[in-house]
RNA sequence: GUCCGCGUAGCUCAGUGGAUAGAGCGCAGCCCUGCGGAGGCUGAGGUCGGAGGUUCGAAUCCUCCCGCGGACG
Numbered sequence: 001g002u003c004c005g006c007g008u009a010g011c012u013c014a015g016u017g018g019a020u021a022g023a024g025c026g027c028a029g030c031c032c033u034g035c036g037g038a039g040g041c042u043g044a045g046g047u048c049g050g051a052g053g054u055u056c057g058a059a060u061c062c063u064c065c066c067g068c069g070g071a072c073g
Stems, first nucleotide, its partner, number of pairs: 001072007010025004018056001027043005049065005
C1' cells in the first nucleotide's frame, strides 16, 4: 500500500431495514437475614466509533474517515 473482519451499557456480547436498542456480569436502592460480598425485587447507565448518503423508516444498506485485528506484497 491492497484486501478481509470487527467497533452497540463499566466488561462480555445479542440484535443484519420497522414501532420504547436488549441479555448476562458488574453498579445503586429496598426486602430478606444473626451478619452477608448468599437469595429476592426494583432501578440507573447507550451520540449503536465519526461524518455524509439511500429509504416513509437505518445499529442494520452505500461512501469516506478514525481505531483494533488479520491476510498478501

Model confidence (mean pLDDT): 81 of 100.
A computed fold for a 73-nucleotide RNA from Ardenticatena maritima, annotated as transfer RNA.
The sequence is in RNAcentral, with records from ENA, MGnify and Rfam.
It matches the Rfam family "tRNA". Rfam's curators write: Transfer RNA (tRNA) molecules are approximately 80 nucleotides in length. It is annotated as a transfer RNA. Gene Ontology term of the family: triplet codon-amino acid adaptor activity.